[in-house]
RNA sequence: GUCUCAUUCUGAGUGGUGGAGGGGUCUGGCCCUUUGAUGCCACGGCAACCGAUUGACCUACGCAGUCAAUGUCAGGUGCCAAUUCCAGCUUGGAUUUCAGUUUUGAAAUCCGGGGAAAAUGAGAA
Numbered sequence: 001g002u003c004u005c006a007u008u009c010u011g012a013g014u015g016g017u018g019g020a021g022g023g024g025u026c027u028g029g030c031c032c033u034u035u036g037a038u039g040c041c042a043c044g045g046c047a048a049c050c051g052a053u054u055g056a057c058c059u060a061c062g063c064a065g066u067c068a069a070u071g072u073c074a075g076g077u078g079c080c081a082a083u084u085c086c087a088g089c090u091u092g093g094a095u096u097u098c099a100g101u102u103u104u105g106a107a108a109u110c111c112g113g114g115g116a117a118a119a120u121g122a123g124a125a
Base pairs, nucleotide, nucleotide: 002124003123004122005121006120007119008118013043014042015041016040017039021032022031023030026088027087028086029085044080045079046078048077049076050075051073052072053071054068055067056066057065084117089114090113091112092111093110094109095108096107097106098105099104
């Protein structure tokens, strides 16, 4: 780097360094940023997955599973602005406007479902 599965509306700061952009790619928004961001380092913290572990339920026993507002720990990764910051593809609904003989069509806004991509973890070849 590839594939599979799972998760992504919660949570988590101080200092140093550095000096202009940054928020994954592209586009449109909207934000952060010389009152010093993004990045890097030190310490600290959070608790998503793996791991360890307590109690209860279940069970003949055990494994597994469920519950304990987020059980507890923080060993391995990870994470510590804003929902993955929002949206784009597809689909359902509501409201408004325009066109229209009927059937209906188009546009705008809002609220859902399903995807795509991304990120993280575990596993596999």
This is a predicted structure of a 125-nucleotide RNA (SAM riboswitch aptamer (S box leader)) from a Verrucomicrobiales bacterium. The prediction has a mean pLDDT of 80.